The prediction has a mean pLDDT of 75. A computed fold for a 101-nucleotide RNA from Leucobacter exalbidus, annotated as TPP riboswitch aptamer (THI element). Taxonomically the source falls in Leucobacter (Bacteria, Bacillati, Actinomycetota, Microbacteriaceae).

């Protein structure tokens, strides 16, 4: 040089459900509000996650099996199809050059 690893810093990309209860007489939508699962996020937060060694995240898909209060949650799909990077700082490898001995 160059590959890994980790950090930083700029820049990017994402994704925010499900369920209860409850709001002028009754019901019925929308919307407000609290509360509960589930996870790194589920108050759109400069917060969290991710950036080609790429399950962050979308599309399959209102799929499939299991579970539940529940289109939620777990697993398959999935060697499937897509999907966003630069500089540095460090520790490593001995891969390629040089130079000494």
């Nucleotide at each position: 040089c160059u590959c890994u690893g980790u950090g930083a810093c700029a820049c990017g990309g994402g994704g925010u459900g499900c369920c209860c209860g409850u709001c002028g007489c009754c019901g019925a939508a929308u919307g407000g509000c609290g509360g509960g699962c589930u996870g790194a996020g589920a108050u759109u937060a400069c917060a969290c996650c991710c950036g080609u060694c790429g399950a962050a995240c979308c599309u399959g898909a209102u799929c499939u099996a299991g579970u539940u209060a529940g289109u939620a949650c777990u697993a398959g799909c999935g060697a499937a199809g897509g999907g966003a990077u630069g500089u540095u700082a460090u520790a490593g490898a001995u891969g390629c050059g040089c130079a000494c001995g």